A computed fold for a 346-nucleotide part of an RNA from an uncultured bacterium, annotated as small-subunit ribosomal RNA, central domain. Rfam family: Bacterial small subunit ribosomal RNA. The full RNA is in RNAcentral, with records from ENA and SILVA.

Context: one part of a larger RNA
RNA sequence: UUGGGUUUAAAGGGAGCGUAGAUGGGUUGUUAAGUCAGUUGUGAAAGUUUGCGGCUCAACCGUAAAAUUGCAAUUGAUACUGGCAGUCUUGAGUACAGUUGAGGUAGGCGGAAUUCGUGGUGUAGCGGUGAAAUGCUUAGAUAUCACGAAGAACUCCGAUUGCGAAGGCAGCUUACUAACCUGUAACUGACAUUGAUGCGCGAAAGUGUGGGUAUCAAACAGGAUUAGAUACCCUGGUAGUCCACACGGUAAACGAUGAAUACUCGCUGUAGGCGAUAUACGGUCUGCGGCCAAGCGAAAGCAUUAAGUAUUCCACCUGGGGAGUACGCCGGCAACGGUGAAACUC
Numbered sequence: 001u002u003g004g005g006u007u008u009a010a011a012g013g014g015a016g017c018g019u020a021g022a023u024g025g026g027u028u029g030u031u032a033a034g035u036c037a038g039u040u041g042u043g044a045a046a047g048u049u050u051g052c053g054g055c056u057c058a059a060c061c062g063u064a065a066a067a068u069u070g071c072a073a074u075u076g077a078u079a080c081u082g083g084c085a086g087u088c089u090u091g092a093g094u095a096c097a098g099u100u101g102a103g104g105u106a107g108g109c110g111g112a113a114u115u116c117g118u119g120g121u122g123u124a125g126c127g128g129u130g131a132a133a134u135g136c137u138u139a140g141a142u143a144u145c146a147c148g149a150a151g152a153a154c155u156c157c158g159a160u161u162g163c164g165a166a167g168g169c170a171g172c173u174u175a176c177u178a179a180c181c182u183g184u185a186a187c188u189g190a191c192a193u194u195g196a197u198g199c200g201c202g203a204a205a206g207u208g209u210g211g212g213u214a215u216c217a218a219a220c221a222g223g224a225u226u227a228g229a230u231a232c233c234c235u236g237g238u239a240g241u242c243c244a245c246a247c248g249g250u251a252a253a254c255g256a257u258g259a260a261u262a263c264u265c266g267c268u269g270u271a272g273g274c275g276a277u278a279u280a281c282g283g284u285c286u287g288c289g290g291c292c293a294a295g296c297g298a299a300a301g302c303a304u305u306a307a308g309u310a311u312u313c314c315a316c317c318u319g320g321g322g323a324g325u326a327c328g329c330c331g332g333c334a335a336c337g338g339u340g341a342a343a344c345u346c
Stems, first nucleotide, its partner, number of pairs: 004317003007300002012314001014201001016199002021194003025088007033081002035077008048066007091191001092188003095184004100179001103177007110154001114150008125136002162169002206247006216240001220236004258313006266291009295302002319346003328339004
């Protein structure tokens, strides 16, 4: 390389948009590039294969034929693929009507809790633990009542519920905004699928500047424990946690399962629609779950939300360690990220 693979053995990019490329619905005509057939030329000799012959045989040699799977020209064929020109509506999109939701961004508001402050009541402890101590407290703590301030998070509802491409999204409300779904079948008429490079998105921690700082809390300090205890436990406590604007670009970024299309037994729960006079019942579409048949799988298991049966496109894997390291390059303020070996060894 061919082949074989990618839930768990090595292997699906974190996730989108989309360029080139690859692939692509029904039908008619045309063309003849791919494709197929014929003919001609060429494809040196030697070598190879086959027949016959010459050295007593063989090796060796001679001779004839074949092969030389290729290339070019030319004449035809037109089913399929392609090009060109029409046409169609089922793929795709648009329009109209309606529903839904923690989808996004910005603003406003709310109550409980926490901590702090002021004042009242009140007196000797509080706190913490396995047990203690550090700590707080007669300068009046803890407890309790009233008032005030601040910041952060939203109890119940709440649900293998919903929405979002993923990351993720939850108090109430307003504005702006995106989307799925269902129904109608009015419009366009293949406009599609995937997608290297690229562009933007991307939890937490981290970085820069400026704010904010109630709680919690790396680092740090003290008290315990212990042989020791740079820990687990306790008392404190700074970055950070929050906001704005930039950067960074990684996660067990997981369904450890790329995207799209078609097909393939059933049962059951649930969310949002449609149909119908109807809450019953059953039908239908799109999601989210559970169980199982065929089939698949090394098994565990998957099973119309496939890991089944097929097609298209992309990404990735090829024994363990060395190593996601070194070197180089690119990106970054840095931290570091991306790309990514070899020697050697088993």